[in-house]
Context: one part of a larger RNA
RNA sequence: CGUUUGAGAUUUGAGGAGAUCUGACCCUAGUACGAGAGGACUGGGUUGGGGGAAUCCCUGGUGUGCCGGUUGUUUCCGAGUAGGAGCACCGCCGGGUAGCUAGAUUCCCAACGGAUAACCGCUGAAAGCAUCUAAGUGGGAAGCCGCCUCCAAGAUAAGAUCUCGAUGUCCGUAAGGACGAAAGACCCCUGAGAGACUAUCAGGUUGAUAGGCGGGCAGUGGAAGCGUCGUAAGGCGUUGAGCUUACCCGUACUAAUGGUUGAUG
Numbered sequence: 001c002g003u004u005u006g007a008g009a010u011u012u013g014a015g016g017a018g019a020u021c022u023g024a025c026c027c028u029a030g031u032a033c034g035a036g037a038g039g040a041c042u043g044g045g046u047u048g049g050g051g052g053a054a055u056c057c058c059u060g061g062u063g064u065g066c067c068g069g070u071u072g073u074u075u076c077c078g079a080g081u082a083g084g085a086g087c088a089c090c091g092c093c094g095g096g097u098a099g100c101u102a103g104a105u106u107c108c109c110a111a112c113g114g115a116u117a118a119c120c121g122c123u124g125a126a127a128g129c130a131u132c133u134a135a136g137u138g139g140g141a142a143g144c145c146g147c148c149u150c151c152a153a154g155a156u157a158a159g160a161u162c163u164c165g166a167u168g169u170c171c172g173u174a175a176g177g178a179c180g181a182a183a184g185a186c187c188c189c190u191g192a193g194a195g196a197c198u199a200u201c202a203g204g205u206u207g208a209u210a211g212g213c214g215g216g217c218a219g220u221g222g223a224a225g226c227g228u229c230g231u232a233a234g235g236c237g238u239u240g241a242g243c244u245u246a247c248c249c250g251u252a253c254u255a256a257u258g259g260u261u262g263a264u265g
Base pairs, nucleotide, nucleotide: 001154005165006164007163008162009161010160011159015151016150017149018148021049022048023047024046025045026044027043033038050109051108052107053106054105055104059102060101061100062099066095067094068093069092070091071088072087073086074085076084077083112146113145114144119139120138121137122136168179169178170177171176184261185260186259187258188204189203190202191201192200209255210254211253212251213250214249215248216247218244219243220242225238226237227236228235229234
C1' cells in the first nucleotide's frame, strides 16, 4: 500500500515445513522342522539405544557479592578500642534463594485407513485346452497419500464468524471540499511470564506496573554489645541469634507526567 465503511477479537485451511528410527529379552515353544546337532514362521508382552519436545516438583550444577569462615596488605572509616571497608581470579574456602540448566523428570517417534511396486491370486476368452489379463476382480512394502505437530488469507480467487462505532453541520446542481468527531489506535511513561533492536505481554491514579516499606518463604548458621569462666588463645549465656539478591502476599510512600491520530455519510 492492497484486501473498497473504520475498528477489536475468534477462526477455516489452498499451500508449505517437520516427524516417520532401531536392538535385546520373555511367552507361544524347546513346539513345527530335523537321525541328531540345532531350531523357527506367526501372534502377544516387557525393557533398552538413538532422536525430539516440554518442565524445574525430585536429584545435581551454576548462582561475580545472599550468609559464614579465613590469609596478606592499605597515608581508609571508627573513640583511632571493638568492629568494619578497599585490593589481592568472586582473594581463597564452606554453603546457597530466584533464574538458567542436564546427567534430572514427564511425554512422543504409536496405531489405523487408502492407492500401489515387485510379486501372489480369482474368474476368463482371443486360441473348445491352458493362461493373474485382453473385459472384470482380490491381496501385497520401512516406500506414496492421509492420520500427528507447526506456519499459513499478499490464498491479489486477498475467505468466514462475533462484537463495537456511525449515517452529523456548512459550501456546492454534481463530482467533491471544509468542520466536528466515534469505536479504536499510537507516541510517551512504569515495567517483565517478553526481549539484540523491534515486537509481545502486564500496567498508567477509577492504579499494585516498578521501586520503597511491612510480613512471609527460603538461605546462612549462633551478630554486635553486655555478663560470666579462663593467664591466654578462646568457651558459655543473652540467642535458632543477626544478616539476607532475583521468590510470594500486602501496602499508594515515590514514579507511571503529558500529547497525537482516527471512518462512512